Predicted 3D model of a 340-nucleotide part of an RNA (small-subunit ribosomal RNA, central domain) from Neogoniolithon spectabile. The full RNA is in RNAcentral, with records from ENA and SILVA. Its Rfam family is "Bacterial small subunit ribosomal RNA".
Context: one part of a larger RNA
């Protein structure tokens, strides 16, 4: 390589859009092509076959076959290609309806924590398994009143909902996008997948400028301990928040790529409509079937097709070198020696 695979054994790209490329609905006609046959042309020599002459035999001479190529004609079930036309089931558009923590900007709400000021008031508070560091007669803690600031949104709340994924939760407003259902009005295959590329991408981190209530890496102190660079306690800087720009990683998981068709039932939930029922979406049992087993089972890991990505014993190694990207941290790509 072939073959075989990718939920858990090695293996699905973090997600989407989408170029090249691959794959391709209905019906009809035409063209070329394909296959088979017939005829014609051609098919060096040697070889093979047949015949003749000579010969002990061969060489030699004549004719033919086989095989291949090609032209014309005839026929052909299915599939495939190109062109033209056609159709509506795939796909999309339009109209109507509904839902939702979908996104962006902005508004402003209450509780709590902290701080500040004032009042009341007096000896403790705080913390722990127990303590201590710490706070407090310069009047704390506690209670009451007023104010400020930042961050997060109790209940509702769910096995719920939305989004391509990451992800999204107080309220109102504006703008933007999409799914679904129904009508069946319009287009008429416009589809699917998708190397490269582009966009998005939690947290942490980086740059500049703000902000900083609470929490809190680092750091300091107190304990514990043989030690304690920890777990516990008292403080506390970056950070967490905002704006702009980078970084591009994850157990980015359903550890399950996207699309299409087919294959028993049944329970629950959400949305729409005709509310019997149907469609879509999300969960639970489970037939057939699959699986090494666990389990999956119309949301398949079943039966098939199309395309992309990936795997090929363990370690060395999500590494070295090189290249690209990045301010950096690092990211992407990615070996070998050696060893079992």
């Nucleotide at each position: 390589u072939u073959g075989g695979g990718c939920g858990u054994a090695a293996a699905g790209g973090a997600u989407a859009u989408g170029u090249a490329g691959g794959u391709u609905g209905u019906u009809a006609a035409u063209u070329a092509a394909u296959u088979a046959g017939u005829u014609g042309a051609u098919u060096a020599a040697a070889u093979a076959u047949u015949a003749a002459a000579a010969u002990a035999a061969a060489c030699u001479u004549u004719a033919u076959a086989a095989u291949g190529u090609u032209a014309a004609c005839u026929a052909a079930a299915a599939a495939a290609a190109a062109u033209u036309a056609u159709c509506u089931c795939g796909a999309g558009u339009u109209c109507a309806a509904c839902u939702a923590a979908a996104g962006a900007u902005u508004u402003a709400g209450g509780a709590a924590c902290u701080u500040u000021a004032a009042a009341u008031g007096u000896a403790a508070c705080g913390g722990u398994a127990a303590a201590a560091u710490g706070u407090g007669a310069u009047g704390a803690u506690a209670u009451u009143u007023a104010a400020a600031a930042g961050a997060a949104c109790u209940u509702c709340a769910a096995u719920a909902g939305c989004g391509a994924a990451a992800g999204c939760a107080a309220u109102g407003a504006u703008c933007u996008a999409a799914u679904u259902u129904g009508a069946u009005a319009c287009u008429g295959a416009c589809a699917u997948u998708g190397a490269a590329a582009u966009a998005u991408u939690u947290a942490a981190g980086c740059a500049u400028g703000g902000g900083u209530a609470g929490c809190g890496a680092a750091a300091g102190g107190g304990a514990u301990u043989a030690g304690a660079u920890a777990c516990c306690c008292c403080u506390g800087u970056a950070g967490u928040c905002c704006a702009u720009g980078c970084c591009u990683u994850g157990a980015a998981c359903g550890a399950u790529g996207a699309g299409u068709g087919c294959u028993a039932a049944u329970u629950u939930u959400a949305u729409a409509a005709u509310u019997u029922u149907u469609a879509u979406a999300a969960a639970g049992u489970a037939a057939a079937g699959u699986c090494a087993a666990c389990a999956c089972g119309u949301u398949a890991a079943g039966c098939a097709c199309u395309c992309c990505g990936c795997c090929u014993g363990g370690g060395a190694a999500c590494u070295a070198c090189g290249a690209u990207c990045g301010c950096a941290a690092g990211a992407u790509u990615a070996a070998a020696a050696c060893u079992c």